[in-house]
Small-subunit ribosomal RNA, central domain from an uncultured bacterium, 351 nucleotides, folded computationally.
Context: one part of a larger RNA
RNA sequence: CUGGGCGUAAAGGGCGCGUAGGCGGGAUGGCAAGUCGGUCGUGAAAUCCCUCGGCUCAACCGAGGAGCGUCGAUCGAUACUGCCGUUCUUGAGGGUUGCAGAGGAGACUGGAAUUCCCGGUGUAGCGGUGAAAUGUGUAGAGAUCAGGAGGAACACCGGUGGCGAAGGCGGGUCUCUGGGCCGAUACUGACGCUGAGGAGCGAAAGCGUGGGGAGCGAACAGGAUUAGAUACCCUGGUAGUCCACGCCGUAAACGUUGGGCGCUAGGUGUGGGAUCCCUUCCACGGGUUCCGUGCCGCAGCUAACGCAUUAAGCGCCCCGCCUGGGGAGUACGGCCGCAAGGCUAAAACUC
Numbered sequence: 001c002u003g004g005g006c007g008u009a010a011a012g013g014g015c016g017c018g019u020a021g022g023c024g025g026g027a028u029g030g031c032a033a034g035u036c037g038g039u040c041g042u043g044a045a046a047u048c049c050c051u052c053g054g055c056u057c058a059a060c061c062g063a064g065g066a067g068c069g070u071c072g073a074u075c076g077a078u079a080c081u082g083c084c085g086u087u088c089u090u091g092a093g094g095g096u097u098g099c100a101g102a103g104g105a106g107a108c109u110g111g112a113a114u115u116c117c118c119g120g121u122g123u124a125g126c127g128g129u130g131a132a133a134u135g136u137g138u139a140g141a142g143a144u145c146a147g148g149a150g151g152a153a154c155a156c157c158g159g160u161g162g163c164g165a166a167g168g169c170g171g172g173u174c175u176c177u178g179g180g181c182c183g184a185u186a187c188u189g190a191c192g193c194u195g196a197g198g199a200g201c202g203a204a205a206g207c208g209u210g211g212g213g214a215g216c217g218a219a220c221a222g223g224a225u226u227a228g229a230u231a232c233c234c235u236g237g238u239a240g241u242c243c244a245c246g247c248c249g250u251a252a253a254c255g256u257u258g259g260g261c262g263c264u265a266g267g268u269g270u271g272g273g274a275u276c277c278c279u280u281c282c283a284c285g286g287g288u289u290c291c292g293u294g295c296c297g298c299a300g301c302u303a304a305c306g307c308a309u310u311a312a313g314c315g316c317c318c319c320g321c322c323u324g325g326g327g328a329g330u331a332c333g334g335c336c337g338c339a340a341g342g343c344u345a346a347a348a349c350u351c
């Protein structure tokens, strides 16, 4: 480079925004760059290929032919692509009416529970385990009642439920704020899709400075277990877990399935909307339809498992990635980071 691939065999970037680029709806006119055709010119010879011939054959040599360029000029074609112009509304956007939601940020606030402190009642244990012991308690524990302090997390509702691009989001109230869906429909008029670089977001752990510290709890200590036990079990317990600000930038960041658009049987739940029927009205129920989220299943696909209108089916566009196992996501170099380390990423050798 080409081919074939990427749910589980190697392979979808953690996620969105967006630059360049690539790709791009309907109608119509022009141009003729791409594209197609004719003619002319040129593309030295040798080499390569074919045919014939010469050295006894061959190599070698000779003759003829073919071939050799994203080539140039000119005349013509205009379906498609492109460029320029006009236009359209289906793609996209959008003012308007409603709706649902743990979407995000900040402030304030509530109750249950654990722990600790003070006091009352009260007496001999409590705790823990497979069984124990360490531990704790007559300096009055555990139990129970009343009061207080403080931190963290929010039972029930809660759901195969909802929201978010992903990470993720769950007590309540207020303020600020992003996105989505449905209905009707002015308006703009292709304004679109994707997205190398780039900048941004990004669980947990970890790092820096300052605060906080109830419970839990790496490390650590002790008690057990065991042949040993640097573990599993138990008693303690520091960092951390929490808050503010700043870093880190990883993950089984998973649906192990990139994004967009169109097309291709159904059935059955559930969440949000619109509408029709039923109902005196409402609720419930039923039908239709749009959006989301599950299960089952046809065609088709698949190595099988399975997927199956939420595709892994049928197509188009764009990006990322793979190319036997180990060495190795390592070394070296570069960039980033306070560090830990991250990103990029080989080879020898070996099977």
Base pairs, nucleotide, nucleotide: 003323004322005321006320007305008304012319014201015200017198021194022193023192025088026087027086028085029084030083031082033081034080035077036076037075038074039073040072041071042069049065050064051063052062053061054060091191092188093187096183098181099180103177104176105175106174107173108172109171110154115149116148117147119145120144121143125136126135162169163168206247207246208245209244210243211242215241216240220236221235222234223233258318259317260316261315262314263313266296267295268294269293270292271291272290273289274288275287276286277285300307301306324351325350326349333344334343335342336341
It matches the Rfam family "Bacterial small subunit ribosomal RNA". RNAcentral holds the full RNA, with entries from ENA.